The part of an RNA shown here (small-subunit ribosomal RNA, central domain) has 348 nucleotides and comes from a metagenome. Its Rfam family is "Bacterial small subunit ribosomal RNA". Its mean pLDDT, the model's own confidence on a scale to 100, is 89.

Context: one part of a larger RNA
RNA sequence: CUGGGCGUAAAGAGCGCGUAGGCGGCUAUGUAAGUCAGAGGUGAAAUCCCAGGGCUCAACCCUGGAACUGCCUUUGAAACUACAUGGCUAGAGUUCGUGAGAGGGUGGUGGAAUUCCUAGUGUAGAGGUGAAAUUCGUAGAUAUUAGGAGGAACACCAGUGGCGAAGGCGGCCACCUGGCACGAUACUGACGCUGAGGUGCGAAAGCGUGGGGAGCAAACAGGAUUAGAUACCCUGGUAGUCCACGCUGUAAACGAUGAGUGCUAGAUGUCGGGUCCACUAGGAUUCGGUGCCGUAGCUAACGCGUUAAGCACUCCGCCUGGGGAGUACGGUCGCAAGAUUAAAACUC
Numbered sequence: 001c002u003g004g005g006c007g008u009a010a011a012g013a014g015c016g017c018g019u020a021g022g023c024g025g026c027u028a029u030g031u032a033a034g035u036c037a038g039a040g041g042u043g044a045a046a047u048c049c050c051a052g053g054g055c056u057c058a059a060c061c062c063u064g065g066a067a068c069u070g071c072c073u074u075u076g077a078a079a080c081u082a083c084a085u086g087g088c089u090a091g092a093g094u095u096c097g098u099g100a101g102a103g104g105g106u107g108g109u110g111g112a113a114u115u116c117c118u119a120g121u122g123u124a125g126a127g128g129u130g131a132a133a134u135u136c137g138u139a140g141a142u143a144u145u146a147g148g149a150g151g152a153a154c155a156c157c158a159g160u161g162g163c164g165a166a167g168g169c170g171g172c173c174a175c176c177u178g179g180c181a182c183g184a185u186a187c188u189g190a191c192g193c194u195g196a197g198g199u200g201c202g203a204a205a206g207c208g209u210g211g212g213g214a215g216c217a218a219a220c221a222g223g224a225u226u227a228g229a230u231a232c233c234c235u236g237g238u239a240g241u242c243c244a245c246g247c248u249g250u251a252a253a254c255g256a257u258g259a260g261u262g263c264u265a266g267a268u269g270u271c272g273g274g275u276c277c278a279c280u281a282g283g284a285u286u287c288g289g290u291g292c293c294g295u296a297g298c299u300a301a302c303g304c305g306u307u308a309a310g311c312a313c314u315c316c317g318c319c320u321g322g323g324g325a326g327u328a329c330g331g332u333c334g335c336a337a338g339a340u341u342a343a344a345a346c347u348c
Base pairs, nucleotide, nucleotide: 003320004319005318006317007302008301012316014201015200016199017198021194022193023192025088026087027086028085029084030083031082033081034080035077036076037075038074039073040072041071042070049065050064051063052062053061054060091191092188093187094186095184096183097182098181099180103177104176105175106174107173108172109171110154115149116148117147118146119145120144121143125136126135162169163168206247207246208245209244210243211242215241216240220236221235222234223233258315259314260313261312262311263310266293268291269290270289271288272287273286274285275284276283277282297304298303321348322347323346330341331340332339333338
């Protein structure tokens, strides 16, 4: 390489958009590039294979045949692929009408709670723990009442509920804005799928500049525990967490399961829409989502099972014994931290 694979053994890119490329619905006619058939030419000799023969045999040699799986020319075929020209509507999309939603962005706004400040009441404790101590408090704490300041997060509703491509999204209101589902008929007429490069988005932490800073809290300090305790527990506490703009580009970025299409038993719950029957709970059916159980089938087993890990096809990514190593060197990117691409010696 071929092959075999990728839920858990090595292996699905974190997720989109999309270029080249690959692949691509039904039907008619034509062309004949691929394809198939016939004929001709060529495919040197030797070698290989087969049948004979010659050295006493063999190796070796000689003769003949076959083969040389290929290429070229020519004559045909037209099912399939391709190409050209038409047609179609089942894929895809547009239009109209409904509908659900923490989808995104901006601005505003609300209450509870923590902390702090001011004032009142009030007096000796309060905190904290397994027990304590550090700590706070007679300069009046803790508790309680009233007022004020400020920041961050939104109890209940809340749900294997919803939305989003993923990361993710949760008080309320307004504005701007993306996607989706269902129903309807009208329209376009294959306009599709995937996607190397490319490009965009991308939790947390981290970085730059400027703000902000209530609570929490790496680092750090102290108190305990302990043989020790650079920890677990406690008292404090700075970056950070928050906002704006820019960077970073990684995660057990997980369903550890790439995307798309078709086919293959059911039962039961739930979310959104439609139709029908009851017209009061509800029932039947259908489309789309989200769960659970399970048939066939698959699987090494666990398990998966119309939301497949079943049966098939198309396209992409990735794997090829363990360690060395996701490291070194080089390249690219980054302010840095580092990211990405990615070996070998050696060793078992």